[in-house]
This is a predicted structure of a 536-nucleotide part of an RNA (small-subunit ribosomal RNA, 5' domain) from a Candidatus Poribacteria bacterium.
It was read from a public genome assembly.
Its mean pLDDT, the model's own confidence on a scale to 100, is 82.
The source organism's lineage runs through Bacteria, Bacteria candidate phyla and Candidatus Poribacteria.
Context: one part of a larger RNA
RNA sequence: GGACGAACGCUGGCGGUGUGGAUUAGGCAUGCAAGCCGAACGAGAAGCCGUACUUCGGUACGGUGGAAAGUGGCGAAAGGGUGAGUAACGCGUGGGUAAUUUGCCUCUGAGAUGGGGACAACAACUCGAAAGGGUUGCUAAUACCAAAUACGAUCCGGUUGACUUCGGUCAGCCGAAUGAAAGGUGGCUUCGGCUGCCGCUCGGAGAUAAGCCCGCGUCCUAUUAGCUUGUUGGUGAGGUAACGGCUCACCAAGGCUACGAUGGGUAGCUGGUCUGAGAGGAUGGUCAGCCACAUUGGGACUGAGACACUGCCCAAACUCCUACGGGAGGCUGCAGUCGAGAAUAUUUCGCAAUGGGGGAAACCCUGACGAUGCGACACCGCGUGGGGGAUGAAGGCUUUCGAGUCGUAAACCUCUGUGUUACGGGAUGAAUUGCUUGUUGCUGAUAACGCAACAGGUUUGACGUUACCGUAGUAGAAAGCCCCAGCUAACUACGUGCCAGCAGCUGCGGUAAGACGUAGGGGGCAAGCGUUGUCC
Numbered sequence: 001g002g003a004c005g006a007a008c009g010c011u012g013g014c015g016g017u018g019u020g021g022a023u024u025a026g027g028c029a030u031g032c033a034a035g036c037c038g039a040a041c042g043a044g045a046a047g048c049c050g051u052a053c054u055u056c057g058g059u060a061c062g063g064u065g066g067a068a069a070g071u072g073g074c075g076a077a078a079g080g081g082u083g084a085g086u087a088a089c090g091c092g093u094g095g096g097u098a099a100u101u102u103g104c105c106u107c108u109g110a111g112a113u114g115g116g117g118a119c120a121a122c123a124a125c126u127c128g129a130a131a132g133g134g135u136u137g138c139u140a141a142u143a144c145c146a147a148a149u150a151c152g153a154u155c156c157g158g159u160u161g162a163c164u165u166c167g168g169u170c171a172g173c174c175g176a177a178u179g180a181a182a183g184g185u186g187g188c189u190u191c192g193g194c195u196g197c198c199g200c201u202c203g204g205a206g207a208u209a210a211g212c213c214c215g216c217g218u219c220c221u222a223u224u225a226g227c228u229u230g231u232u233g234g235u236g237a238g239g240u241a242a243c244g245g246c247u248c249a250c251c252a253a254g255g256c257u258a259c260g261a262u263g264g265g266u267a268g269c270u271g272g273u274c275u276g277a278g279a280g281g282a283u284g285g286u287c288a289g290c291c292a293c294a295u296u297g298g299g300a301c302u303g304a305g306a307c308a309c310u311g312c313c314c315a316a317a318c319u320c321c322u323a324c325g326g327g328a329g330g331c332u333g334c335a336g337u338c339g340a341g342a343a344u345a346u347u348u349c350g351c352a353a354u355g356g357g358g359g360a361a362a363c364c365c366u367g368a369c370g371a372u373g374c375g376a377c378a379c380c381g382c383g384u385g386g387g388g389g390a391u392g393a394a395g396g397c398u399u400u401c402g403a404g405u406c407g408u409a410a411a412c413c414u415c416u417g418u419g420u421u422a423c424g425g426g427a428u429g430a431a432u433u434g435c436u437u438g439u440u441g442c443u444g445a446u447a448a449c450g451c452a453a454c455a456g457g458u459u460u461g462a463c464g465u466u467a468c469c470g471u472a473g474u475a476g477a478a479a480g481c482c483c484c485a486g487c488u489a490a491c492u493a494c495g496u497g498c499c500a501g502c503a504g505c506u507g508c509g510g511u512a513a514g515a516c517g518u519a520g521g522g523g524g525c526a527a528g529c530g531u532u533g534u535c536c
Base pairs, nucleotide, nucleotide: 001536002535003534004533006532007531008530009529010528013382014381015380016379017378018377019375020374026338027337028336030335031334032333035074036073037072040071041070047064048063049062050061051060052059053058081293082292083291090218091217092216093215094214095213096212097211100210101209105206106205107204108203109202110201111200113147115145116144122137123136124135125134126133127132153178154177156175157174158173159172160171161170162169163168183198184197185196186195187194188193219265220264221263226256227255228254231253232252233251234250235249236248237247238246268290269289270288271287272283273282274281275280295316296315297314298313299312318329319328320327321326348371349370350369354368355366356365357364358363385415386414387413388412395406396405397404398403421472422471423470424469425468429463434458435457436456437455438454439453440452441451442450480525481524482523483522484521485506486505487504491520492519493518494517495516501508502507
């Protein structure tokens, strides 16, 4: 000199863009943060309408309606948070997988036949303070189950060819075995059926996502020198989507290490960021990629995917409820609260945009996100007026008492309206989706329905009293902080008298202090200025 997720002191007009719990991965009140589908399914409350009866209170039945709950499906493994752990194939980079998986999506091949029995909801009874159950009975399905069929697929046996890291792999042919499925909603119909869309089953290819393996790189410490028994390797078996001591049985005795093993300390890694001419040094907040974690420890279930932040089970600590028998909970989501701390924000608005989940769609959900509020925390921009104005006014300070200086500074004249205040106008962010009209194409039966593309109409804004523009009025709201001995730009007076005090270093102060305090003047930066801390 530069930099900062900064803090503190004094001061403080506005806007834009960013940014804001770095400490206790300490404890948490409250609200919200993951739902959706009635075009998979059964049942259907309140309300409303009608009919009948009525003790005039209502009741029964039918229709409409669609709540809450239930079965089922997809999602909940994403998005969001944090950096505790981790010195590791964790991360970075480059490869390998002939050792692998991949729901939804795209393309493509083949199919979807005929049956069965349940369980919730519901009803009755019943246990419990509650949380939550139990028994009996009824019922539907794209829930569940066995059967038929088998182009592919898997597996076994045989055979041929190609490639090969010589371990195997791939492709073709023959034979045997195993194993599937579900409907929903539209259109036409001569009621036989035909057909669109969304789904379902078995395969193939792709895309995407992931698992595993390897080369190289990745902090300090030798005042850590030896470490290791599933340890190192083999055979066989189990297990996994998959290779592998991953696990197990047996066998062998190996494996690592001064090119630093093992131990200890510290730490998420990277793209990047800061600094520097560079080399390098330091760092990893916001944003992006990867990893790890979800009160602490352990475990599996479901599933394409988890050993799962707002799922389950067990144990522990803590908090809460209790009828004392037993139960409930997990903000390292968004706000917010207590605590500790030098220190870090709204218990706001909206799904209008972007993105995500569900749905055929309308639509619903979304503290992701978009906005808003707070903080000079940072960067950038703007303003606090411009021009004229010498009786060099008054006043302050200094003085050699002549004057000098603050100083064109003020007053005064004139101008402007950035801004501020008030009023009026007023974009962009909106593209849609849906509905409707039409054209073209596809499927189909030269059809209907449907699908796709395009064109026209209609419809959607939290921010928002928005940005911006216009009109009106007034210089009116709007300047401080640090320093002035040398380094280092900037000097005098008074007070004080080694006192009070200053100080980054040298050092100032003991009676004329340019170094302390105050005043005048001056210098620097400026809505900031200085101090402290940390890095280069």